[in-house]
């Protein structure tokens, strides 16, 4: 440096649900609680997915619309603990 994570040891992360509030148009996110998994479930919206329409148009009840949100969808990309090889 590289390769894969049987075992193991320290540590971390936190789904559903849930309190409260805050921020937001919505999705969604923040904080306490939790414990469903996770070796990158650490960062990064860069491709593809997924969601959400603020906002536009018109035939006013339909279309259209990421610049929004999601990395705990998949893939790139940066960086890292252990140990084993």
């Nucleotide at each position: 440096a590289g390769a894969a994570g049987a075992a193991a040891a320290a540590g971390g992360c936190a789904a559903a649900c849930u309190c409260a509030a805050c921020c937001g148009a919505a999705a969604g996110g923040u904080g306490g609680g939790g414990a469903c998994g996770c070796a990158a479930a650490g960062c990064u919206a860069c491709g593809g997915g997924u969601c959400u329409a603020a906002g536009g148009a018109u035939g006013u009840a339909u279309c259209c619309a990421a610049u929004g949100a999601u990395c705990g969808c998949c893939g790139g990309g940066c960086u890292g603990c252990c140990g084993u090889u």
Notes
Predicted 3D model of an 85-nucleotide RNA (c-di-GMP-I riboswitch aptamer) from Thermincola ferriacetica. Its mean pLDDT, the model's own confidence on a scale to 100, is 84. The sequence was found by an Rfam model in a public genome assembly.